[in-house]
Context: one part of a larger RNA
RNA sequence: GGACGAACGCUGGCGGCGUGCUUAACACAUGCAAGUCGAGCGAGAAAGCUCCUUCGGGGGUGAGUACAGCGGCGAACGGGUGAGUAACACGUGGGCAACCUGCCCCAGAGACUGGGAUAACGUCCCGAAAGGGACGCUAAUACCGGAUGUUGUGCGAUCUGCCAAGUGGGUCGCACUAAAAGGUAGCUUCGGCCUCCGCUCUGGGAUGGGCCCGCGCCGGAUUAGCUUGUUGGUGGGGUAACGGCCUACCAAGGCGACGAUCCGUAGCUGGUCUGAGAGGACGAUCAGCCACACUGGGACUGAGACACGGCCCAGACUCCUACGGGAGACAGCAGUGGGGAAUCUUGCGCAAUGGGCGAAAGCCUGACGCAGCAACGCCGCGUGAGCGAAGAAGGCCUUCGGGUUGUAAAGCACUGUCGGGAGGGACGAAUAAGGGCCGGGCUAACAUCCCGGUCCGAUGACUGUACCUCCAAAGGAAGCACCGGCUAACUCUGUGCCAGCAGCCGCGGUAAUACAGAGGGUGCAAGCGUUGUUC
Numbered sequence: 001g002g003a004c005g006a007a008c009g010c011u012g013g014c015g016g017c018g019u020g021c022u023u024a025a026c027a028c029a030u031g032c033a034a035g036u037c038g039a040g041c042g043a044g045a046a047a048g049c050u051c052c053u054u055c056g057g058g059g060g061u062g063a064g065u066a067c068a069g070c071g072g073c074g075a076a077c078g079g080g081u082g083a084g085u086a087a088c089a090c091g092u093g094g095g096c097a098a099c100c101u102g103c104c105c106c107a108g109a110g111a112c113u114g115g116g117a118u119a120a121c122g123u124c125c126c127g128a129a130a131g132g133g134a135c136g137c138u139a140a141u142a143c144c145g146g147a148u149g150u151u152g153u154g155c156g157a158u159c160u161g162c163c164a165a166g167u168g169g170g171u172c173g174c175a176c177u178a179a180a181a182g183g184u185a186g187c188u189u190c191g192g193c194c195u196c197c198g199c200u201c202u203g204g205g206a207u208g209g210g211c212c213c214g215c216g217c218c219g220g221a222u223u224a225g226c227u228u229g230u231u232g233g234u235g236g237g238g239u240a241a242c243g244g245c246c247u248a249c250c251a252a253g254g255c256g257a258c259g260a261u262c263c264g265u266a267g268c269u270g271g272u273c274u275g276a277g278a279g280g281a282c283g284a285u286c287a288g289c290c291a292c293a294c295u296g297g298g299a300c301u302g303a304g305a306c307a308c309g310g311c312c313c314a315g316a317c318u319c320c321u322a323c324g325g326g327a328g329a330c331a332g333c334a335g336u337g338g339g340g341a342a343u344c345u346u347g348c349g350c351a352a353u354g355g356g357c358g359a360a361a362g363c364c365u366g367a368c369g370c371a372g373c374a375a376c377g378c379c380g381c382g383u384g385a386g387c388g389a390a391g392a393a394g395g396c397c398u399u400c401g402g403g404u405u406g407u408a409a410a411g412c413a414c415u416g417u418c419g420g421g422a423g424g425g426a427c428g429a430a431u432a433a434g435g436g437c438c439g440g441g442c443u444a445a446c447a448u449c450c451c452g453g454u455c456c457g458a459u460g461a462c463u464g465u466a467c468c469u470c471c472a473a474a475g476g477a478a479g480c481a482c483c484g485g486c487u488a489a490c491u492c493u494g495u496g497c498c499a500g501c502a503g504c505c506g507c508g509g510u511a512a513u514a515c516a517g518a519g520g521g522u523g524c525a526a527g528c529g530u531u532g533u534u535c
Stems, first nucleotide, its partner, number of pairs: 001535004006531005013381006019374002021339001026337003030334003035073003040070002048061005080292003090216007099209002104205007112146004121136006152176011182196001186193002218264003225255003230252008267289004271282004294315005317328004345371001347370003353367001354365004384414001386412002394405004418476001420471005428462001434456008479524005484505003490519005500507002
């Protein structure tokens, strides 16, 4: 000199864009953060309104609506945090002839025929609650048989290729293995046709992932030996898959001064800061990967988890209880307490972008878009500009002549940024749904449906915001540090080794440019200094 997720002191006008618990991975009140589909299925209220009434009630509507249930997809994404981890965790380059991949795309083949349940619901029972039990009824794109088998899988035979071990591909035989339907409109001879979205099996792709290897990756030797599933083999098991991954047996190996083991520290990277570079330090925000979700362990479901807002067990803690038993997990967004030098609103909206579900309308979305708070940072702007005395007053200094503050002020004549007031007023919004027309496809059909083109077509949280115009008025807007040398800027007074200063050298003991105040000056400026850290 530069830098900062900073803090502290004094000060503080506006705007844009960013950033904002670095400490206790401490504990959390409250609300919200993951749902959706009636075009898979069976059921199905109430209030209100209205009609009738024997005044008990009944009918219609509300409405096939709401809340639930079965079923499907999603909930493994998105969001948070950095505890752990020195490791194939990460980075980079390869490999899998050792693998998986829901939704999506392309292609091939198919969807035949039967069946039994069960929630919801009803009745009854247990419980304070959380919740649970018995019996009975019912549906499906839920579940289970049988059939078929393009293929696939396993076994056997055979042919052939490659790259050594080994392994890929083709053909044949045997065995095993599937399904789901629903709906809009039109036509209909009521069988169906047509169309869209789905279903099953298989091959390929895309995407995402799993596994293996080379190299790279902090400090300590005042840590020198470490290891028994340990190292290898065989058989078996397990996995999507190789493998001591697991197991039985056999062998006795394996690692290590090229630093094993142990201890400490730490998420890694793209990058960030600095530096001429080499290098050094760091890893906030943004992006990629990893790990974690009160602590420890476990599996279930599923294409995918060993699963933050799922389940089970144990533990610590908190809460409810009728003492029998239950409930919970903000390292999601806000917010609270606590810790700390220190870090924000219990805001608005799904309008945009993106995501989940749905044929769609749409619903959900604390992702996200915005707003709020904070000079925390960077950038921009303003706090006025011109004229104005050989120079007012006041202050300070003085050799008492004067010097300086100083064109500074006053005064005159202007301007109108920002802030204030009034008025106007965007962009961000589009290939939405739907409708009209044209062309093509399907078809018996110019109907319907599908595809393409074109025209019309709703929607803004921010926000009456940005921006523009007008009005008034110099009016509302400057501080902070320093002035001995380094280092730019000097005098007076007070003090008297006191009080104090100080980054280093050092100042202060009666004329202190070094303390304190003042005048003046210097440097930066909505900031300026200090402290901390780093180059």
Small-subunit ribosomal RNA, 5' domain from an uncultured bacterium, 535 nucleotides, folded computationally. Its mean pLDDT, the model's own confidence on a scale to 100, is 84. The RNAcentral record of the full RNA draws on ENA and SILVA.